A computed fold for a 1467-nucleotide RNA from an uncultured Gammaproteobacteria bacterium, annotated as small-subunit ribosomal RNA.
RNA sequence: GGGUUUGAUCCUGGCCCAGGAUGAACGCUGGCGGUGUGCCUUAGGCAUGCAAGUGGAACGACCCCGCCUUUGGCGGGGGAGUCGCGAACGGCUGAGUAACACGUAGGAAUCUACCUCUUGGUGUGGAAUACCUCAGGGAAACCUGGGUUAAUACCGCAUGAGUCCCAUCCAUCUUGAUGGAUGGGGGAAAGGGUGUAACUGCCCGCCGAGAGAGGAGCCUGCGUCCCAUCAGCUUGUUGGUAGGGUAAUGGCCUACCAAGGCUACGACGGGUAGGGGGCGUGAGAGCGUGGCCCCCCAGAGAGGCACUGAGACACGGGCCUCACACCUACGGGUGGCAGCAACCGGGAAUAGUGCGCAAUGGACGAAAGUCUGACGCCGCGACACCGCGUGAGGGAUGACGGCCUUAGGGUUGUAAACCUCUUUUGCCACAAGCGAGAGCUUGUGGAGAAUAAGCACCCGCUAACUACGUGCCAGCAGCCGCGGUAAUACGUAGGGUGCAAGCGUUAUCCGGAUUUAUUGGGCGUAAAGGGUUCCGCAGGUGUCUUGGAAAGUUGUUUUUCAAAGACCGGGGCUCAACCUCGGGAAGGGAAGCAAUACUACCAGGAUUGAGAGAUUUCGGGGCUACUGGAACUGUCGGUGUAGGGGUGAAAUCCGUUGAUAUCGACAGGAACUCCAAGGGCGAAGGCAGGUAGCUAGGAAUUUUCUGACACUCAUGGACGAAAGCUAGGGUAGCGAAAGGGAUUAGAGACCCCUGUAGUCCUAGCCGUAAACGAUGCUCGCUAGUCCGCCGAUGUAUUUUGGCGGACGUAAGCUAACGCGUGAAGCGAGCCGCCUGGGGAGUACGGUCGCAAGAUUAAAACUCAAAGGAAUUGACGGGGACCUGCACAACCAGUGGAUUAUGUGGUUUAAUUCGAGACGAACCGAAGAACCUUACCUGGACUUGACAUCAUAUCGUUUAGGUCUGUAGAAAUAUGGACUGAUCCCCCUAUACAGGUGGGAUGAUAUGACAGGUGUUGCAUGGCCGUCGUCAGCUCGUGCCGUAGGGUGUUCCCUUAAGUGGGGUAACGAGCGCAACCCCUGCCGAAUGUUAAAUUGUUCAUUCGGGACUUUUUGGUUUUUUACCAGAAGGAAGCGGGGACGACGUCAGGUCAGCAUGACCCUUAUGUCCAGGGCUACACACAUAAUACAAUGGAGCCGACAAUGGGUUGCCAAACCGUAAGGUGGAGCUAAUCCCUGUAAAACGGCUUCUCAGUUGGGAUUGAGGGCUGCAACUCGCCCUCAUGAACGUGGAAUUGGUAGUAAUCGCGAAUCAGCCAAGUCGCGGUGAAUACGUUCUCAGGUCUUGUACACACCGCCCGUCAAGUCAGCAAAGUUGGGGGCAGCCGAAUGUCGUUUGUACGACAGAAGCUGAAUCCAGCGAUGAGGAUUAAGUCGUAACAAGGUAUCCGUUCUGGAAGGAGCGGAUG
Repeated sequence: GGGUUUGAUCCUGGCCCAGGAUGAACGCUGGCGGUGUGCCUUAGGCAUGCAAGUGGAACGACCCCGCCUUUGGCGGGGGAGUCGCGAACGGCUGAGUAACACGUAGGAAUCUACCUCUUGGUGUGGAAUACCUCAGGGAAACCUGGGUUAAUACCGCAUGAGUCCCAUCCAUCUUGAUGGAUGGGGGAAAGGGUGUAACUGCCCGCCGAGAGAGGAGCCUGCGUCCCAUCAGCUUGUUGGUAGGGUAAUGGCCUACCAAGGCUACGACGGGUAGGGGGCGUGAGAGCGUGGCCCCCCAGAGAGGCACUGAGACACGGGCCUCACACCUACGGGUGGCAGCAACCGGGAAUAGUGCGCAAUGGACGAAAGUCUGACGCCGCGACACCGCGUGAGGGAUGACGGCCUUAGGGUUGUAAACCUCUUUUGCCACAAGCGAGAGCUUGUGGAGAAUAAGCACCCGCUAACUACGUGCCAGCAGCCGCGGUAAUACGUAGGGUGCAAGCGUUAUCCGGAUUUAUUGGGCGUAAAGGGUUCCGCAGGUGUCUUGGAAAGUUGUUUUUCAAAGACCGGGGCUCAACCUCGGGAAGGGAAGCAAUACUACCAGGAUUGAGAGAUUUCGGGGCUACUGGAACUGUCGGUGUAGGGGUGAAAUCCGUUGAUAUCGACAGGAACUCCAAGGGCGAAGGCAGGUAGCUAGGAAUUUUCUGACACUCAUGGACGAAAGCUAGGGUAGCGAAAGGGAUUAGAGACCCCUGUAGUCCUAGCCGUAAACGAUGCUCGCUAGUCCGCCGAUGUAUUUUGGCGGACGUAAGCUAACGCGUGAAGCGAGCCGCCUGGGGAGUACGGUCGCAAGAUUAAAACUCAAAGGAAUUGACGGGGACCUGCACAACCAGUGGAUUAUGUGGUUUAAUUCGAGACGAACCGAAGAACCUUACCUGGACUUGACAUCAUAUCGUUUAGGUCUGUAGAAAUAUGGACUGAUCCCCCUAUACAGGUGGGAUGAUAUGACAGGUGUUGCAUGGCCGUCGUCAGCUCGUGCCGUAGGGUGUUCCCUUAAGUGGGGUAACGAGCGCAACCCCUGCCGAAUGUUAAAUUGUUCAUUCGGGACUUUUUGGUUUUUUACCAGAAGGAAGCGGGGACGACGUCAGGUCAGCAUGACCCUUAUGUCCAGGGCUACACACAUAAUACAAUGGAGCCGACAAUGGGUUGCCAAACCGUAAGGUGGAGCUAAUCCCUGUAAAACGGCUUCUCAGUUGGGAUUGAGGGCUGCAACUCGCCCUCAUGAACGUGGAAUUGGUAGUAAUCGCGAAUCAGCCAAGUCGCGGUGAAUACGUUCUCAGGUCUUGUACACACCGCCCGUCAAGUCAGCAAAGUUGGGGGCAGCCGAAUGUCGUUUGUACGACAGAAGCUGAAUCCAGCGAUGAGGAUUAAGUCGUAACAAGGUAUCCGUUCUGGAAGGAGCGGAUG
């Protein structure tokens, strides 16, 4: 810096990512070289070999060889022994250790072999012993005894400058030391080689002493991890005296004496850990780390111990104990790779039983030299860093192939091929140099592009995209998240991106993370102010001024912080890594000198901070005692009678044994009306009738006193609502629990009737609350306005203090809300607290408590969020306003019957498919007998019923048409006869004809393809429904806000209307509204086919006028706008009706109307045909028709319409038939003819029926006919005769309608051969009732409010129960471990005692055994809670007034959320 909480926003806050690093590991891959590096795990066990020896110039003997001479001598070699030096170095490891272990800076009471320097010596004697030999024991290891021998081995004597000890004297300075002098005492030595004829010599040694260098030991200041759920620890402990011990100080050890010592600046205890130089990261401060290299420490199988030595309590030495392993003759012995290799084991994981002492270094030696797994080299490992290479230049037909494609092309891609060139690396050959060698380096020559590229990723973060496969599967994933049939997220391919001999993954560290904040954060509401600071210790901080000193501070000088590393500059490997030389700073420690502003310190002064005094005053401040009235309940008495009480409505309850009501008297307990208030007091909790007493505090004025006495405050102390506890009282009312009545699906609740603890008092506990201003205390500074209380001044609307409240203004702050002199502003001091959500304020442990419980306070595990403020919506059993046949009022219905139609269901071979609350259900379908038709059964076809193209063949006697035969159900197959087009070009030879070739055309075959009412309406277009003809939905610019967004569009009036007006940080605009369009109502003009009365009245067509609140009067309102009441007018406030449907919503409907992506079928899911089905039928629903009758039925007579349609058609007159209909054919392409009639029907008149299942009703059924049509069986319509069902006005519920409407009456049309039409769409006739009004139901609009909702209340969400999984807690117990304590036993070893000595005794002493506790960890039947898991059970606690407002503390209670009581908060 980015991703991730949201619909969006800002903030808080966590999680995650991009970077760097590693002693790494794993996966895939792998050409070369250089330099480094390589058991992080079991300080587990280790076969084998090597890693420490050396000196013959310290010593004697023995063995072998050579030479000379041969009793022998000389020289060389060998192994063992004595002796010296070394073995305490080098090498390895990090178990232990939280410590003077380490780092740094100092110190005094010490030692030091080898080395260097200086000085002085090196005389003289003695006794042994290993080896060897003899004897013996033993399996072995080895041991014992006798004998012999040497030394630079061992022991005496002498001397001893100096040294050490003692004594005395003197001097110096600070007690006591130092120096000097004198006297006394103690203590040394080793030789060897060489040279000489032999000495003197020379070399190496030896002894005493002094000095140095280097090394070692000891002491001290400071620094050095986590836990306080470790708070007290300590008896050699702290100090002293004396002694012992040591190289040396010291309780290091012992005895005695004293009672000290350490600790909140973290003792003691527990956990973890070698420390440092450095290394990684980071801008730095820091954080993490301690592998390689260097320094220090510690360890050598575990524990203890000493010896030797200059040095060890000793890795490759010793003794003892233990564990383990090996050998054994069972008696006893042996061993120690955390040296180099190697092996086993462990593990994700870490190499060769290599070469050499040539170099560097070490031990020994006079030296040669020997030894050296230190070291130098080689080997193995891409483990890391660095370097090089896998070719370079040209090369477009942009090749083939692959992939994609819109089928044109694109891409791979100059990439390849091909041409030219080069040769690092590798290969071959030769030569030179170097090297102990292996080999390396260099040079020359040769062949040859040859020997050499992978890994990860490609949704966003994050560079890089397509296709196919898969279909919430398989899988991916660092976070957000992908995958449910079009996946750039899985798998594969093509392409691309990044890095490259590597690339990814995993693990760990730092960074990003200002996410522990010193640099550099916060705490009103996000996590976070302690209940009160009321008191206060430690601690931190502190007014003005003078002087001193100089701790902090500042300056300067010296010194130190090893080397390596880091940085800067050079140099060497071809460069680099690597190596090497030189240089220097910052910073830390110490010491000296100087300065004195500030802080601290010492001494003095001051008064403004603070406190005290005086005067005045204030108040529900506290405690104690006394006391008052009203109300309430009870008791007694009177009056009085049937109810009272209670609720949404009731009931339980009280009452005729007299209630309630009312009057009087008495008793009791609790609380204090009015005053009373944004009012007062108190630190907070809290405090209210009155009076008295005791007591504490504040404020103002004065400026009298003290003189910094102050502020804050961890631990501590005190106080601390309500509930609760203990004991004793008290108990009127109220009232957890409990009982009863209701409500309810239930009701452990809300409501009602009772009612116990409690509420009250006294004494004592408890110590918590939303103990809140969710805001710690103190001090200073920064415009104001208003109100109240208490003072001073004293009368002024004053000024000035203190306290309480309101506004929300300037500045400022804040994420916003908001705060704003009472700060959440600007600063200072001190304290408390926070660091993602859950787990959890829980477990364990501690402390407190009688208990309840309080306080302190985790982890495992789990999630990617949890959260704050504000925005826009949606929603509310929130509010306000408004509208609508929404309710109300009225009329007629539906729901009951029968029938029709549609749907569900069922059935079926099939009953094709779709539509499903409103917004599916006489819907798609404005016409299912065949067809339609998509469904079923059966029969057929396969380039196909239909389109285009290619190739091949055939035909033009064709293609097509008409008639007809056979088989068949037909499709189809196969024949016959007749008829019969349409052309063009070229050539031949042209007059025609004819022929050849090509085109056109037809047929057949093949191949491309056709075809699909197959799937997906959740891939789509188009169209439609719906909210809704509701009045809304937006934009530009400006303004406001960090932003989402707001404003405009809100407000007032008004309208059918976001319609108009006014106001206004808005001004304008767009889509909607309205208007423009059509029909209709009035008038005028023109025309006149048809009808008709021949007139242009009606009628038709065309054109025009008319209405606009700009016709007018009055009133209301704001002069506007608008509304109301009238007048005029055919019509008046939108005149009526239609078309017209904003942004959008419902993944609404339709792939079966059409179009269309993808998928699927291709001798079938395509196509054709016959028959069947879509018409089934116990039933359920929806929409209609007809009715139930007298406002009627039937018969006769009489009136009045309008819209439409007609040539494959409408069909007249006339005749036949009871009728349907038939014959007939006039007229009409329609204002002319027909449908259309003696006709509209309801209607009017007359007659009849007389309240019945009827002369209502016409279902059902029988018989006979008619029509359409190839064909009426499944399955049409109509007529006649006969039959004559249910049905007597319809339960819960529910629909339509506000006027030419409902109701009622008929007529027409589309589709159509016919028709299941009682449907749909139109037409006219007759023609009502009612609307108080907006409380309620439903729907909608605007504003506002709350919200934990945003898939938006059909939302969200809580708890029990049931199931699975997981990790912690408790738990009878059990297992292991740690450190101590007590007792027993007690090795090596040390000390002491005794002893001539051996030996013995005492004390200390490791390991072991026993015991009681303690701490840590593992397991644990079971128990209680927690977390988690697409679709389990019960309820509905919370979010809206969440349907009883919520929440906090506490008590009781209930399956569960929860409920109730008391007090508190407003979030």
The coordinates come from a structure-prediction model, not an experiment, and the mean pLDDT is 81. It matches the Rfam family "Bacterial small subunit ribosomal RNA". Gene Ontology terms of the family: ribosome and structural constituent of ribosome.